About this RNA:
Predicted 3D model of RNase P RNA and transfer RNA as a complex of 542 nucleotides. It holds a member of the Rfam family "Bacterial RNase P class A". Its family is annotated with tRNA processing, dimeric ribonuclease P complex and ribonuclease P activity in the Gene Ontology. Model confidence (mean pLDDT): 77 of 100.
Parts: sequence; C1' cells; structure tokens
RNA sequence: UGGGCCGGCCGGGCGAUUGCAGGCACCGAAAGAUGCUUGAGGAAAGUCCGCGCUCCAUAGAGCACGAAGCCGGGUAACACCCGGGCGGGGAAACCCGCGGAUAGGGCCACAGAGAACAACCACCAGAUCCUAGUGCAGCGAGCAGGAUUAUAGCUUUGAGCUGGAGUCAGGUUCGCGGCAUCUGUCUGGUAAGGGUGAAAAGGUGGUGUAAGAGACCACCGGCGCAGGCAGCAAUGUCGGCGGCCAGGCAACCCCCGUCGGGAGCAAGGCCAAGCAGGGGCGAAACUGAUUCGUCGGUGAGGGACUGCUCGUCCCUUUUGAGCCUCGGGUAGGUCGCAAGAGCCCUGCGGUGACGCACGGGCCCAGAUAGAUGGUCGCCCAGGUGAUGACUUUCGGGAAGAAGGACAUCGUCCGUAAACCGAAGAUCGAACCGGACAGAACGCGGCUUACAGGCUGACCCAUGAU
RNA sequence: CGGGGUGUAGCGCAGUUUGGCAGCGCACCGCGUUUGGGACGCGGGGGUCGGCGGUUCAAAUCCGCCCACCCCGACCA
Repeated sequence: UGGGCCGGCCGGGCGAUUGCAGGCACCGAAAGAUGCUUGAGGAAAGUCCGCGCUCCAUAGAGCACGAAGCCGGGUAACACCCGGGCGGGGAAACCCGCGGAUAGGGCCACAGAGAACAACCACCAGAUCCUAGUGCAGCGAGCAGGAUUAUAGCUUUGAGCUGGAGUCAGGUUCGCGGCAUCUGUCUGGUAAGGGUGAAAAGGUGGUGUAAGAGACCACCGGCGCAGGCAGCAAUGUCGGCGGCCAGGCAACCCCCGUCGGGAGCAAGGCCAAGCAGGGGCGAAACUGAUUCGUCGGUGAGGGACUGCUCGUCCCUUUUGAGCCUCGGGUAGGUCGCAAGAGCCCUGCGGUGACGCACGGGCCCAGAUAGAUGGUCGCCCAGGUGAUGACUUUCGGGAAGAAGGACAUCGUCCGUAAACCGAAGAUCGAACCGGACAGAACGCGGCUUACAGGCUGACCCAUGAU
Repeated sequence: CGGGGUGUAGCGCAGUUUGGCAGCGCACCGCGUUUGGGACGCGGGGGUCGGCGGUUCAAAUCCGCCCACCCCGACCA
C1' cells in the first nucleotide's frame, strides 16, 4: 500500500427567530400572562424471549401442556453474555453448529431385488423331478430321390421302353422314450462386483474357498465394556478386552434431566358524574341453639384459583353466589408514572462476562389523540464535477533516427522534443447534501432497518528499511 | 397500547393435522352447436403457495425473522 476479518463509538455543529409540552418562581379570583429551565433512540421499531410491578389465594402439590438443551460460569432472569470442549468450513485472522437413533413407535415418495434380517443381473456348487431348447446314439412312422434285383406288360426284337413287390446304405420331417447337462430350469451357497437411489450393511492388503465373505490375519477407522492419568465438568489421553461394524430423520412422536401458575398498566387503587333495568342457566337435605331476626354443625351442591385430580377460599341450602345475554349511562380527574436491577468517573477482585466500594459526582422526557417542530444564515463531513490547470504513465510521433562501439559491404548499443490520444493522482467554480426512524408502565436481551464517518486489535499478500 | 387470526391462479376457497406431481368452482382462451348471441358440450392456458433464511434426500406443509391485511379488548349500574 492492497485485500480480508472481528469489535468499539458517532450518526451533523453554531447562531437568530418563531412555535409546542412538563417543572419551578412570580402576577392573577380564574382563564391565562411573564421569566428561568428541561424535552427521544441506538434502535424509542418487531412484540420474539426474560424479569420487575399489579390483580387473581402469601402462587400451593401432582399430571397434562409448553420452553430451552455440549460443559462450567455471569445474571433478578433469559431463546442473552463470557470462558472452555467437540465437529464442520477457511491458507489465516475468524465463522457456523451442538442432549439421546443400542428405551420404544413412526416415516424414508419415485427408482430399485432390497430403505433395514435385501438378493435382480453376475459368481459358484449340485440336480435333471418340472418346463423349453440343443447335442448324441436308438426305435417307429412318413416323404423325396439313389443303388440293386426277382418279376410283369408293351415292342420297331435292340436284355429297347414302361411299371414295379422286395433288399441295401444314407438324407430329411414328425413322434417316442434314453443319455449328456452346453443353454435353460430347479435347489442351495455368497454378498466381493454391476445397476437403482439423497442414502445400500467399515477401508487397504493378504490368507482362505467351489465361489466368496471380518470367515480368519495384519494395519487403519469407528463403537462398546471395564480401567489408569489430566480436568470442577464437557472432554482429552494411555494402554487392555470384545469382530461388536451399528443407515438417515427427534426444527415427527418420544426418552432423559432442568425451568415455567394465569392475565396484563385498557393490570390495578381512589375520587367524581350519570342511568333502568330486563331475560336465560343455576344446588338436597338433616340437625342443635334461639331473644323467632337469625347463628352454628354434618352432608350435599355451585363457583374462583383459565385443561384434569388434590388442596385452599367464597357462596347456597329456598333465595340467588356466579356465568351468559339484551338494554342503559359516562368516556372526566388522580395515583400507578419515573431516584431506578439508574447514569458517569475512580479504585479493587476476576482470563472474561461481571461483581464489590460503609469511594466521588449527577438527576436524565413524562404527553393522553398524544409535546420535542418550522424558517433563515454561517460552517463541517460527504457526493457529482464544467471551462480547465498541473503532473505521471502508456500508445502514436519514431525511420530502432541522429549518434556511438566492434572493425567491415555487416553485427551490437542507443531514441530527444513539439504535437495528438488514452488512463490515473492533485487543485477546482458551481450544484447537491446528513440515513433508519420517533417514547406511551419500566428494565435486561435478541432480531430487524440504517446515508455516511471516526477508531482499535488481528490475518494474508507485496514493497522499502 | 395489549391480545388473537389470516395470506394458495383474476375472484372465492380446499390442500398444512400425518412433508413426496398444487387442486376445485366461477372467470379467461379455442373448437363445436346456433341465422347470431346466451346457455350447453369438448379441449386448453394461467401459480415467486405474502417475502427471506434454515432443518430435510425432498417444504404450501416443520422452525426462525420480516411484510401486509382483518378481528377483539375501556369503565359504571
């Protein structure tokens, strides 16, 4: 210098003017006026987690349901953060992921023989019972010729012509059974090879075998068992034993240990104003006391604790707890509500997240249809960048010129400028110009959005010293 | 402000529970029928499954984040 990677911080400034809201002071009977002062964010957002707070019972037990899930730590808590472990990616800085698939169930489309106790092709052995060929020899039947001859007929008398039983050797077709077992078929072995698929039952070499195979052996990889050492642990490591060789999915059910009661500030408390109530659902009694109004006990029922059981509380027991519904009224004030798991600095402890201080300093929005705004001026980042200016490099100009060296009809060295074009850096008038977005009970996180800028550490490459 | 739900073709909806080719009706296009139109018959086209990531061999479906739309919720008697 270039590229990368991980954090931290800021996210316009100053002034004028004019508004808005809160607080305080003062004036005022009040309305209000004047002055001073304060007034959005890193995400105020999404409402995704975790808490505080409030009510329901001081929030209880079990199941169900839900959530997070390597280990340790931090914390009020966490789906957060820190440190560590293992696996994956990257050359590295660094980034990403994380219980259990040998508890069980389920799923794995299509293709494929087989998707988890597989066997299609291929390999091998045996058999020839079944089925279809083939080969060999045989038997029987048929067919077409050949050879041979007994013999018949005709005759031109030439053993010439025609017919032809029989015999012989083959050929060919069909049938039958036999043998062979070559193809096939059947039975069995095997899982090494081929092929299918996202995924196919350890790898390499050997022994072995009919062919093969962890069947066996050596080495390597994984798993399990019991152990030693290191570590709080996850885990690592060391040697031993066991041929154990096991597919994937738990962001499917599930298992394991851990955590979680529900609702939400329109929670909830107080004050004020106003109206009109109606309908439906809705439970069992017995007994004691009694001043006859009621009170108590047992039992039963209903309701609340937001699914079930227990448990607790409330109500009823002869009127009406509670729930549902139709209608009516008010849409006002105040508290909650901002001094807090608060912010800044310093010190100490811790690798760190963070904690402690009986150290110091500070007060930092509280509206309620919702204030925090508008306008103008100057400046600052930043962007575009005219006419150009200056400069570097490259190409043309440029004939390897002029010129030089060697020492001779050649070879080698060596290019200057004007000017033209292209690219880059710097200066530069003018113009543009500050993103995402806005509290609504609060806090800790996560996630998402975000123009631009500042800054720290680290990695890689190159150059110089 | 708080709570809940929905998003699939131009429109209205299935499919999501239990992952395996994205479907139905109307609408649209062509042909037939008709003198012509409608209706009818036959055939056909059309999809970022709201968006982006992840799990998985495979996602409309399961998980996370984001976007849009819809619904409910005040107090008193």